FMN riboswitch aptamer (RFN element), 121 nucleotides, folded computationally. The sequence was found by an Rfam model in a public genome assembly. Its mean pLDDT, the model's own confidence on a scale to 100, is 85.

RNA sequence: UUACGACUUCAAGGCAGGGUGUGAUCCCCGACCGGCGGUACAGUCCGCAAACCAUGCAAAGCAUGGCCGAUCCGGUGAGAUUCCAGGACCGACGGUAUAGUCCGGAUGAGAGAAGGAGAAG
Numbered sequence: 001u002u003a004c005g006a007c008u009u010c011a012a013g014g015c016a017g018g019g020u021g022u023g024a025u026c027c028c029c030g031a032c033c034g035g036c037g038g039u040a041c042a043g044u045c046c047g048c049a050a051a052c053c054a055u056g057c058a059a060a061g062c063a064u065g066g067c068c069g070a071u072c073c074g075g076u077g078a079g080a081u082u083c084c085a086g087g088a089c090c091g092a093c094g095g096u097a098u099a100g101u102c103c104g105g106a107u108g109a110g111a112g113a114a115g116g117a118g119a120a121g
Base pairs, nucleotide, nucleotide: 001120002119004118007115008114009113010112017029018028019027031101032100033091034090035048036047037046038045043089044088052066053065054064055063056062057061071087072086074084075083093104094103095102
């Protein structure tokens, strides 16, 4: 130093305050939050992961396939749907008074990030 094989560690945040109601962090007003890689710094661009669905295998699980939300305007600049200013919008499944924020699968998985050692040159 690396198209190398392993190992270890890490890897998601958020309803203040109020209304109605027997009961709601679920409804209403309002508040708050933003995984990973790429790229001019991104929840909304491109790609990925999780979740969800289907199929296969006796099953655990794994594999394959599918599905997978939402942004505009102005400014600066060589360049920004990424910065600055302003206004919007979006958010798996199961449970429960209808949930992005509560509880649960999950002390899980994982995109990936970091690390030291090994191997090879």